[in-house]
Context: one part of a larger RNA
Molecule: small-subunit ribosomal RNA, 3' major domain
Organism: uncultured prokaryote
RNA sequence: UGACGGGGGCCCGCACAAGCGGUGGAGCAUGUGGUUUAAUUCGAUGAUACGCGAAGAACCUUACCAGGUCUUGACAAUCCCGAAGAUCUCCUGGAAACAGGAGAGUGCUCUCUUUGAGAGAAUUUGGUGACAGGUGCUGCAUGGCUGUCGUCAGCUCGUGUCGUGAGAUGUUGGGUUAAGUCCCGCAACGAGCGCAACCCUUGUCGUUAGUUGCCAGCAUUUAAAGAUGGGCACUCUUAGGAGACUGCCGGUGUUAAACCGGAGGAAGGUGGGGAUGACGUCAAGUCCUCAUGGCCCUUAUACCCAGGGCUACACACGUACUACAAUGGCCGGUACAAAGAGGCGCGAACUCGCGAGAGCAAGCAAAUCUCACAAAGCCGGUCCCAGUUCGGAUUGGAGUCUGCAACUCGACUCCAUGAAGGCGGAAUCGCUAGUAAUCGCGGAUCAGCAUGCCGCGGUGAAUCCGUUCCCGGGCCUUGUACA
Numbered sequence: 001u002g003a004c005g006g007g008g009g010c011c012c013g014c015a016c017a018a019g020c021g022g023u024g025g026a027g028c029a030u031g032u033g034g035u036u037u038a039a040u041u042c043g044a045u046g047a048u049a050c051g052c053g054a055a056g057a058a059c060c061u062u063a064c065c066a067g068g069u070c071u072u073g074a075c076a077a078u079c080c081c082g083a084a085g086a087u088c089u090c091c092u093g094g095a096a097a098c099a100g101g102a103g104a105g106u107g108c109u110c111u112c113u114u115u116g117a118g119a120g121a122a123u124u125u126g127g128u129g130a131c132a133g134g135u136g137c138u139g140c141a142u143g144g145c146u147g148u149c150g151u152c153a154g155c156u157c158g159u160g161u162c163g164u165g166a167g168a169u170g171u172u173g174g175g176u177u178a179a180g181u182c183c184c185g186c187a188a189c190g191a192g193c194g195c196a197a198c199c200c201u202u203g204u205c206g207u208u209a210g211u212u213g214c215c216a217g218c219a220u221u222u223a224a225a226g227a228u229g230g231g232c233a234c235u236c237u238u239a240g241g242a243g244a245c246u247g248c249c250g251g252u253g254u255u256a257a258a259c260c261g262g263a264g265g266a267a268g269g270u271g272g273g274g275a276u277g278a279c280g281u282c283a284a285g286u287c288c289u290c291a292u293g294g295c296c297c298u299u300a301u302a303c304c305c306a307g308g309g310c311u312a313c314a315c316a317c318g319u320a321c322u323a324c325a326a327u328g329g330c331c332g333g334u335a336c337a338a339a340g341a342g343g344c345g346c347g348a349a350c351u352c353g354c355g356a357g358a359g360c361a362a363g364c365a366a367a368u369c370u371c372a373c374a375a376a377g378c379c380g381g382u383c384c385c386a387g388u389u390c391g392g393a394u395u396g397g398a399g400u401c402u403g404c405a406a407c408u409c410g411a412c413u414c415c416a417u418g419a420a421g422g423c424g425g426a427a428u429c430g431c432u433a434g435u436a437a438u439c440g441c442g443g444a445u446c447a448g449c450a451u452g453c454c455g456c457g458g459u460g461a462a463u464c465c466g467u468u469c470c471c472g473g474g475c476c477u478u479g480u481a482c483a
Stems, first nucleotide, its partner, number of pairs: 001483002003480003007477007015467002019431005026322002029319005034313002042053002064308002067305002073131001078129001079127002085106001087104007108120005133297002136295003142291002144286003147282001149280001154193006160169003173184003199274004204242002207239001209237002213232003218229003245268001248262005324424001328383007340371003345364002350359003390421001395416007437459007
């Protein structure tokens, strides 16, 4: 000087408390451990692994296994010889890769030139070695990227001063703040990286613009309808502005910084949300994104193929979904979103089917058309507290769709079946407002496959008196047999 203390002081955070809803019990989905297996590819492992890499394993992916092939190679460039070459079809063997054979039609440029010869470009068969190739090892050799402490308020430097020196000072102290934020004081004076602001979005109001959006007033049409003329008021969209700064008033305060209350205002004290992550820590994670040192393989640890596996299942754990019902289930009627996506696409209307869907097919590269009926809600009816008209697992049958192909191993529909489950021990998690809870909608990946992930809106709470305690963190101080 740090680190540590079941030392002290001050302070903060959904840290506790106060509340609301969960997990832990059930079924199922998914990940992991374990076990099994020819293989169940590999990585991630307290917080900071476990719906994680994987924004989507039937084949492919795929790295794994058992087989079948292959050896200058699937890919790159170079050299030599030869043939131009590329495209398509068929036959035989085979699981395919591949091997063998047959055919069709097309066919470059320049120079000399009668055919022809030479040179070059592109492509390819064969050969030759140098080489290619490796998701092989080492993340404790590395770059890059990332997690975490933590969006915590800290981390440092120059000069000066003090100290023999390590170092100290500044950065401590008194107030204050979300903040090393600001003020005052001070052997310090300044500065940098962080904080804040600048950026995006949302909340209010003018201005600009008015189609594909909108319809107040005027007119037309209709069973009805912005459907039409017309208009740009309004909503909305587009662009550029205004607006909030403790600016104003009162009080407290050291005449300061600031705090408390108030006015005006759409908004009030960083308005809400996002992006933004200092010096560093964990030899944290990743050599399987990529790059890369070293080591290793080179008729194999490379390459190709079909099949299987990654989907196994006495069990254990994590994370979700659905429930256990009456604030509910079922039936009928009826209302209101936002944000997105669409050409190998979204697919209306109509017809068929109980349905998943199918047929035909309009419109739309989309403020125009489509996906697309939002659901909870509201109104009416029914059930009457039961393992039930709760719950939907499991199983049987029949189908739909995608796709060469749904057996291993897809999703969905219909009929039948109708398991556990009556609110969950110890323990434990999230959340402070348009939040929790609850309800549906969309997107990426994607042929198909979502209870996951990323977004969107609808309905919409309770509690926070406080800091004694648990956890994590910041500053000062003290002790130390630790570095």